Predicted 3D model of a 148-nucleotide RNA (FMN riboswitch aptamer (RFN element)) from Fictibacillus macauensis ZFHKF-1. The sequence is in RNAcentral, with records from Rfam and Ribocentre.

RNA sequence: GGCCGUCUUCGGGGUCGGGUGAAAUUCCCAACCGGCGGUGAUGAGGCAAAGUGCCUCUUAGUCCGUGACCCGGCUGUGCAUUCGCAUAGACGGUGGAUCUGGUGCAACUCCAGAGCCGACAGUAUAGUCUGGAUGGGAGAAGGAAUGU
Numbered sequence: 001g002g003c004c005g006u007c008u009u010c011g012g013g014g015u016c017g018g019g020u021g022a023a024a025u026u027c028c029c030a031a032c033c034g035g036c037g038g039u040g041a042u043g044a045g046g047c048a049a050a051g052u053g054c055c056u057c058u059u060a061g062u063c064c065g066u067g068a069c070c071c072g073g074c075u076g077u078g079c080a081u082u083c084g085c086a087u088a089g090a091c092g093g094u095g096g097a098u099c100u101g102g103u104g105c106a107a108c109u110c111c112a113g114a115g116c117c118g119a120c121a122g123u124a125u126a127g128u129c130u131g132g133a134u135g136g137g138a139g140a141a142g143g144a145a146u147g148u
Base pairs, nucleotide, nucleotide: 002148003147006143007142008141009140010139017029018028019027031128032127033118034117035066036065037064038063043057044056045055046054047053048052061116062115070093071092072091074089075088076087077086078085079084098114099113100112101111102110120131121130122129
């Protein structure tokens, strides 16, 4: 220093203003928001040097993955006379969205423009309100000790 295990902490943002209506932060006009890992030609810094190269940090809601929600059988546990019900775990499934122009060797990532997307339950139809949720979680940072 790497790996396995373990513990701790952290780990999601958003309806301004107006219209209609008996009623809408849900409809209409308009406004606003963008989890986590990866990639990456932005940007910043450093080193070397004249082939320009290398290193560090940083850069995507819409690219590649992934989490919450929902569904499924399986396994464990609890309850039940039984059909089953509840709960936990690993696994599987479902699950949204981008183009045009510019630059350039190269861009779905840069620049410009115009788009588009957003679980479930509740309620006048909800990405933004309320609720499950003081939950779960991709993961991030750190600690201690043992083994290899």
Its mean pLDDT, the model's own confidence on a scale to 100, is 79.